[in-house]
RNA sequence: CCCCACGUGGUGAAAUUGGUAAACACAGGAGACUUAAAAUCUCCCGCCGCAGGGCUUGCCGGUUCGAUGCCGGCCGUGGGGA
Numbered sequence: 001c002c003c004c005a006c007g008u009g010g011u012g013a014a015a016u017u018g019g020u021a022a023a024c025a026c027a028g029g030a031g032a033c034u035u036a037a038a039a040u041c042u043c044c045c046g047c048c049g050c051a052g053g054g055c056u057u058g059c060c061g062g063u064u065c066g067a068u069g070c071c072g073g074c075c076g077u078g079g080g081g082a
Base pairs, nucleotide, nucleotide: 001081002080003079004078005077006076007075010026011025012024019065028044029043030042031041032040046055047054048053058074059073060072061071062070
C1' cells in the first nucleotide's frame, strides 16, 4: 500500500427485505422469603428533562417519509496479501 470481517447500554449480545433500538443472559440496585444468610421469586436497570417528551447503534456527511441495516469519507480492532 491492497483485500476481507467486525464496531449496538456497565459486559456478552439480538434486531438485516430499510419500518417499536437494545430481546435474552450476566453484572448492579430495591423488595419478598429467612432468626440471619445462601438459593429462589418479584420489580427496576443508556443519557437529558419536573412533565408531556427529546436524544442515542464508532465518527462525519449523503439517499429516503423513515437508516443499526443502503452509499461515500474517516477512525479503531482482528485476519490475509504484496
RNAcentral holds the sequence, with entries from ENA. This is a predicted structure of an 82-nucleotide RNA (transfer RNA) from Cypionkella sp. The coordinates come from a structure-prediction model, not an experiment, and the mean pLDDT is 80. It matches the Rfam family "tRNA". Rfam links the family to the GO term triplet codon-amino acid adaptor activity.